[in-house]
Context: one part of a larger RNA
RNA sequence: AUAGGUUUAAAGGGUACCUAGACGGUAUUAUUAGCCCAGAAAAGGGUACGAUUUUACUAGAGUUUUAUAUGAGAAGGUAGUAUUUAUGGAGGAGAGAUUAAAUACGAUGAUACCCUAAGGACUGGUAACGGCGAAAGCAACCUUCUAUCUAAUAACUGACGUUGAGGGACGAAGGCCUGGGUAGCAAAGAGGAUUAGAUACCCUAGUAGUCCAGGCAGAGAAUUAUGAAUGCUAUAGAUUAGAUUAUAUUUAGACUAUAAAUGAAAGUGUAAGCAUUCCACCUUAAGAGUAAUGUGGCAACGCAGGAACUG
Numbered sequence: 001a002u003a004g005g006u007u008u009a010a011a012g013g014g015u016a017c018c019u020a021g022a023c024g025g026u027a028u029u030a031u032u033a034g035c036c037c038a039g040a041a042a043a044g045g046g047u048a049c050g051a052u053u054u055u056a057c058u059a060g061a062g063u064u065u066u067a068u069a070u071g072a073g074a075a076g077g078u079a080g081u082a083u084u085u086a087u088g089g090a091g092g093a094g095a096g097a098u099u100a101a102a103u104a105c106g107a108u109g110a111u112a113c114c115c116u117a118a119g120g121a122c123u124g125g126u127a128a129c130g131g132c133g134a135a136a137g138c139a140a141c142c143u144u145c146u147a148u149c150u151a152a153u154a155a156c157u158g159a160c161g162u163u164g165a166g167g168g169a170c171g172a173a174g175g176c177c178u179g180g181g182u183a184g185c186a187a188a189g190a191g192g193a194u195u196a197g198a199u200a201c202c203c204u205a206g207u208a209g210u211c212c213a214g215g216c217a218g219a220g221a222a223u224u225a226u227g228a229a230u231g232c233u234a235u236a237g238a239u240u241a242g243a244u245u246a247u248a249u250u251u252a253g254a255c256u257a258u259a260a261a262u263g264a265a266a267g268u269g270u271a272a273g274c275a276u277u278c279c280a281c282c283u284u285a286a287g288a289g290u291a292a293u294g295u296g297g298c299a300a301c302g303c304a305g306g307a308a309c310u311g
Base pairs, nucleotide, nucleotide: 004282005281006280007266008265012279014170015169017167021163022162023161025057026056027055030052031051032050034047035046036045037044060160061157062156063155064154065152067150073145074144075143076142077141078140079123080122084118085117086116088114089113094105131138132137175216176215177214178213179212180211184210185209190204191203192202227278228277229276230275231274232273234258235257236256237255239253240252241251242250243249244248261268262267284311285310293304294303295302296301
């Protein structure tokens, strides 16, 4: 120097930010490693590449200006339908449930109907193959605060960039701790059915929980089963946000069907194509991400690395 892979076969970290490191625009100045020429040697000459350096540049990156769009986020306020409960009215025998029933409810007046009040949760249709966000995720309306993308315009800075071991931050549901709240739904536990049995499916009630505030936890089919970034690669259709010369062109997204190419194929084609940089991970099956070890956690359990016995 060259020689494997990671959508589905083992294998992409849940996500971005960021430190060391690795890698990295154009022109130019000087020094220099290396290389080349020549030489007996020393001295010398050349150089497209590497390192350091000088002076510039604007194509990468960023800032400002003027706009648009959006369920990004936080706090506060307001509203809406429905369920439930309570007082009252009116009414008088069933009602509810199911394949069918029963448990549970009802003359101490239920169910159905009407007025009023209380309280908690939720936010129908619009809604889309649509939008926003790093991911998790985000949808009633209004106000305030806050972050970002994108297009266009003209200026400015002048490589300030990419990735990122470690690190801290965010991170659904369920769970844990403290204090509230509790309408509906509903693990557990209870009762009724079904059944040979029924620790289930079905029914009746129903507690944690679901909700709020503050902590903890950090796991997921955290999935696009596809790491991030940059460049290149032929078309068509519909779509979101802009700009302009507006039946069109163009920039940035999110889709569908394809070309070349690729792939074991399904397919991909916003790459899973052609290249480059950096990180993560894989190397026969089960045992097993277990035992043991270290560490974090109130616990549940997590993380790091990680066996043996067997085939």
Small-subunit ribosomal RNA, central domain from Antarctomyces pellizariae, 311 nucleotides, folded computationally. Lineage of the source: Eukaryota > Opisthokonta > sordariomyceta > Leotiomycetes > Antarctomyces. A source record names the gene rns. The RNAcentral record of the full RNA draws on ENA and SILVA.